[in-house]
Context: one part of a larger RNA
RNA sequence: GGAUGAACGCUGGCGGCGUGCCUAAUACAUGCAAGUCGAGCGGAGAAUAUAGCAAUAUGUUCUUAGCGGCGAACGGGUGAGUAACGCGUUGGUGACCUGCCCCGAAGAGGGGGAUAACAGUUCGAAAGGACUGCUAAUACCCCAUGUUAUCACGAGGAUUAGAUGCCAUGUGAUUAAAGGAGAAAUCCACUUUGGGAGGGACCUGCGUCCCAUCAGCUAGUUGGUAGGGUAACGGCCUACCAAGGCUUUGACGGGUAGGGGACCUGAGAGGGUGGCCCCCCACAAUGGAACUGAAACACGGUCCAUACACCUACGGGUGGCAGCAGUAGGGAAUAUUGCAUAAUGGGCGAAAGCCUGAUGCAGCAACGCCGCGUGUGCGAUGAAGGUCUUCGGAUCGUAAAGCACUUUUUGAGGGGAUGAGGAAGGACAGUACCCUCAGAAUAAGCCUCGGCUAACUACGUGCCAGCAGCCGCGGUAAAACGUAGGAGGCAAGCGUUAUCC
Numbered sequence: 001g002g003a004u005g006a007a008c009g010c011u012g013g014c015g016g017c018g019u020g021c022c023u024a025a026u027a028c029a030u031g032c033a034a035g036u037c038g039a040g041c042g043g044a045g046a047a048u049a050u051a052g053c054a055a056u057a058u059g060u061u062c063u064u065a066g067c068g069g070c071g072a073a074c075g076g077g078u079g080a081g082u083a084a085c086g087c088g089u090u091g092g093u094g095a096c097c098u099g100c101c102c103c104g105a106a107g108a109g110g111g112g113g114a115u116a117a118c119a120g121u122u123c124g125a126a127a128g129g130a131c132u133g134c135u136a137a138u139a140c141c142c143c144a145u146g147u148u149a150u151c152a153c154g155a156g157g158a159u160u161a162g163a164u165g166c167c168a169u170g171u172g173a174u175u176a177a178a179g180g181a182g183a184a185a186u187c188c189a190c191u192u193u194g195g196g197a198g199g200g201a202c203c204u205g206c207g208u209c210c211c212a213u214c215a216g217c218u219a220g221u222u223g224g225u226a227g228g229g230u231a232a233c234g235g236c237c238u239a240c241c242a243a244g245g246c247u248u249u250g251a252c253g254g255g256u257a258g259g260g261g262a263c264c265u266g267a268g269a270g271g272g273u274g275g276c277c278c279c280c281c282a283c284a285a286u287g288g289a290a291c292u293g294a295a296a297c298a299c300g301g302u303c304c305a306u307a308c309a310c311c312u313a314c315g316g317g318u319g320g321c322a323g324c325a326g327u328a329g330g331g332a333a334u335a336u337u338g339c340a341u342a343a344u345g346g347g348c349g350a351a352a353g354c355c356u357g358a359u360g361c362a363g364c365a366a367c368g369c370c371g372c373g374u375g376u377g378c379g380a381u382g383a384a385g386g387u388c389u390u391c392g393g394a395u396c397g398u399a400a401a402g403c404a405c406u407u408u409u410u411g412a413g414g415g416g417a418u419g420a421g422g423a424a425g426g427a428c429a430g431u432a433c434c435c436u437c438a439g440a441a442u443a444a445g446c447c448u449c450g451g452c453u454a455a456c457u458a459c460g461u462g463c464c465a466g467c468a469g470c471c472g473c474g475g476u477a478a479a480a481c482g483u484a485g486g487a488g489g490c491a492a493g494c495g496u497u498a499u500c501c
Base pairs, nucleotide, nucleotide: 001501002500003499004498006497007496008495009494010493013372014371015370016369017368018367019365020364021330026328027327028326030325031324032323035070036069037068040067041066043064044063045062046061047060048059049058050057051056077283078282079281086208087207088206089205091203092202093201096200097199098198101196102195103194104193105192106191107190109143110142111141112140118133119132120131121130122129123128149174150173151172152171153170154169156167157166179188180187181186209255210254211253216246217245218244221243222242223241224240225239226238227237228236258280259279260278261277262273263272264271265270285306286305287304288303289302308319309318310317311316336362338361339360340359344358345356346355347354348353375405376404377403378402385396386395387394388393410438411437412436413435414434415433419428445490446489447488448487449486450471451470452469456485457484458483459482460481466473467472
């Protein structure tokens, strides 16, 4: 000098764009953050129409607790753990999976038994159950069919380093399905399967902090055989067999730490950092486990244990903000319990639409960067006043006053968007922007002035009070302390502190 997610002191006019718990991965009151589908299903309720004296029956529309489907594994947060195939990069899978989406092939025949809701009885303070009875389905089960697929046996081809894989093929065995809307056409769903896209899993070469005052480490350890398990290879797991495996090219141990794209600095090489944004990983009070599912060993799911907190009729229950706001605490220190689904994106739905603290906006903060303003021109009796003085004057100083002008900004009034790619529909927002009017009006500070280092005098003080980044100032004329006048620098900021180069 540059930089910062900064803080502190003094000061503070506006706008745009960004950024904002670095500390306690501490504890959390309250609200919201994941629902949706009645065009899967049976009910229940409401409104209404028709028939009827009425009970009631039939139909239409709306709402929806339950069964069922899809979603809830995304999106959002945090960086505790992790020195690891975690990440980055290069390859591999001849060892793999893939819901929704796209392209193709083939199909959807017949039957059955339940169960929630509901009704009744009943236990419990509650949370929540128990029993009996009834009912439906795109819920569940059985039979048939079997293009394919899977498995077993057999024979063939091409590729390859290598065939168990691929292609075509014979025989046998096993395995599917669901309907809904519509007047219909048709559309949306369903089953089996080939391929694709996108996504994921595993393996691998290389790279990836400090300590040798850590030198030896290892029994599922290293390899084999067989089996189990997995989507899949594998000591991943088990039994048996062998005795191996790693290490000064740093094993093992200890400390520290999420990694990268990037960011800061620097001419570069390098050094430092990993906040915002993007990619990957890990975690969800702490520890463990599985279930469902295409995918989780699952932040707003389940079970167990632990700690903590809350409710209780003392028998027993409930909870998890490292989602968005917000509270307490900690701290030098970090914001609103805001608006809207209008846009973008996501979930569900045939659609209308519903949900969305993702997101878009607004609020707070000079926290940062950028831009603008605090007037412009003329104006010498160089006014008054301050300060200094050799008492002549010098300086603040064209500075002020005064005269003329302008209106960025400010205030008031009026108009008023783009963002919404055909009609309507805008949170932001009566905002940006435009026009008119008023009036210099609403707007300057901070640090420094001994040398380094731009800028000097007076008074006060008297090794005191104090200053200080280094050298050093202060003990009676201090350009170094304090105040005043003046000057220098930067400017809505200026200084200080901390950290990096």
Small-subunit ribosomal RNA, 5' domain from an uncultured bacterium, 501 nucleotides, folded computationally. The prediction has a mean pLDDT of 86.